[in-house]
Context: one part of a larger RNA
């Protein structure tokens, strides 16, 4: 010093922190949706009215609402964990003349003409279910074709600049796009806004490469065949044995290759005068992972925690044919363990997703709850009071000491309590979970609030009794065998204090 634990004890508040072990298994709820201003379609309960054969039927409101579907954006962020990884993973400095970048910003140009489907829905079939299949109908900012188009892309030759394979410029030829919606309006037109396509530049984010740096073992000395390089091709956003065919036989290594063990890395944190040593909880940056292993799809971005497929282990449902699942999200459960919290409130703030907006969603976040786990603050009273009371302990029997300590007298009112008032946090008309909280005023009353360890030396603090190498103590030296300041108790004393000791670990 600590993310601590254990023993004894425990008044209050503020701010932090809280599964270090089983990356063990998980019941239940919630944690990612949103848009009707892209699109087609569209209920019901209930209420009212009318008709009625009293069974019921129809209409309006509910409502263009709910639920579902097509489509767009988001779901790659945020949140968790540290299993793996000794590696360009990380840190730092460079390179990209070898690259990509949705949403956003600035500046240009355009947004023309057409087409065929399909879900939802209807009617059928199969299935226990999960689900699946056929027929018929329909829309779009879904899908497809054509036109036009440049400073975009490709090819050719030229020039400038730079050098490294390139950059920039103008020329010729070829080639590439789109989608609409809303408002104003009676309609149309027009305008505005949002969108769509294309180009340049920016911003942001990301990929890749390289120099240097940071673990242990030599009781690991040789390792390697896509291995090392070349030519050609493929793949990629992009360089490259990344992959493939052929050719050559190289490449690494005592400056530690290869193998093994351990480990996420850093800013930092702890310690220390520093150098250094240890460490990597919380907070921040990067990386990796998401039951285990493998794979791709979609997409600007994933080889994707709450997506898909395959295999495996485990759990659950089953009509035995077949299906469903993944808390290392927030709570919570079992288990493991010395040990680590609520199945809470709210979107009021900050931030994020969608939306033109209203708004919806958000276990991110803001708060509250539990725990002396840590730090800090504060209280448990203040002044007076000697017959030095009683009592305890000691005694040389004179007394000494606990000790102004108590009693008693006079006060105060922190904290806790009661009553009344009552925020800021809201930026903005509205809107506050926290919270009737913090805080303020008044009231009563010393009342409700002190323990733990130690006293042989180190090391501050001493006597009596009991015990008799016993019982026991102990960090080291060592105490105890009849006068023990070292064991046990008592009185007294010392230290720290809502804590005090012990154990563990680090310096």
């Nucleotide at each position: 010093a600590c993310g601590a634990a254990c023993g004894c004890u425990g008044g209050c508040g503020g701010c932090g922190u809280g599964c270090c072990u089983a990356a063990c298994a998980c019941a239940u709820g919630c944690a990612a949706g949103u848009c009707g201003a892209a699109c087609g379609a569209g209920a019901a309960a209930g209420u009212u009215u009318c008709c009625u054969u009293c069974g019921g039927g129809a209409a309006a409101c509910c409502a263009g609402u709910a639920a579902a579907g097509u489509g767009g954006c988001g779901c790659a962020a945020g949140g968790g964990u540290g299993a793996g990884u000794a590696a360009c993973a990380c840190g730092u400095g460079a390179a990209u003349a070898a690259u990509c970048u949705g949403c956003c910003u600035a500046c240009g140009a355009a947004u023309u003409c057409g087409g065929g489907a399909u879900a939802a829905c209807u009617c059928g079939g199969c299935g226990a279910a999960a689900g699946u299949u056929g027929u018929g109908c329909u829309a779009a900012u879904a899908c497809c074709g054509a036109a036009u188009a440049a400073g975009a892309c490709c090819a050719c030759a030229c020039u400038u600049c730079u050098u490294a394979u390139g950059u920039a410029g103008a020329g010729u030829g070829g080639c590439c796009a789109a989608a609409g919606g809303a408002g104003u309006c009676u309609c149309a037109a027009a305008c505005u806004c949002c969108g769509u396509u294309u180009g340049u530049a920016g911003a942001u984010g990301a990929g890749u490469u390289c120099g240097c740096g940071g673990a242990c073992c030599a009781u690991u000395a040789g390792c390697u065949u896509g291995u090392u390089g070349g030519c050609g091709g493929g793949a990629u956003a992009a360089c490259a044995g990344c992959c493939c065919a052929c050719c050559a036989a190289g490449g690494c290594g005592a400056c530690g290759a290869u193998g093994g063990u351990u480990a996420g890395c850093c800013g930092g944190c702890c310690u220390g005068a520093g150098a250094g040593g240890g460490u990597g909880a919380u907070c921040g940056g990067c990386c990796a992972c998401a039951c285990u292993g493998g794979a791709a799809c979609u997409g600007a971005g994933a080889c994707a925690c709450g997506g898909u497929c395959c295999a495996g282990a485990c759990u659950c449902c089953u009509a035995c044919g077949g299906g469903a699942g993944g808390c290392a999200g927030c709570a919570g459960u079992g288990g493991g363990g010395a040990a680590u919290a609520u199945u809470g409130c709210g979107c009021a703030a900050u931030g994020g997703g969608c939306g033109a907006a209203a708004g919806c969603c958000u276990g991110a976040c803001g708060c509250a709850g539990c725990a002396a786990c840590g730090c800090c603050g504060u209280g448990u009273g203040a002044g007076g009071g000697a017959u030095g009371a009683a009592g305890g302990c000691u005694u040389u029997u004179g007394a000494g000491u606990c000790g102004u300590a108590a009693a008693c007298c006079u006060c105060u009112g922190u904290c806790a309590g009661a009553u009344g008032g009552g925020a800021a946090g809201a930026a903005u008309u509205a809107u506050g979970a926290c919270g009737g909280u913090a805080c303020c005023a008044u009231c009563a009353g010393a009342g409700g609030a002190a323990g733990c360890c130690c006293c042989g030396g180190c090391u501050a603090a001493c006597u009596c009794c009991g015990u008799g190498c016993c019982a026991g103590c102990a960090g080291c030296c060592g105490c105890g065998g009849u006068a023990a300041u070292a064991c046990g108790g008592a009185g007294g004393g010392g230290g720290c204090a809502a804590g005090c000791g012990u154990u563990g670990u680090u310096c």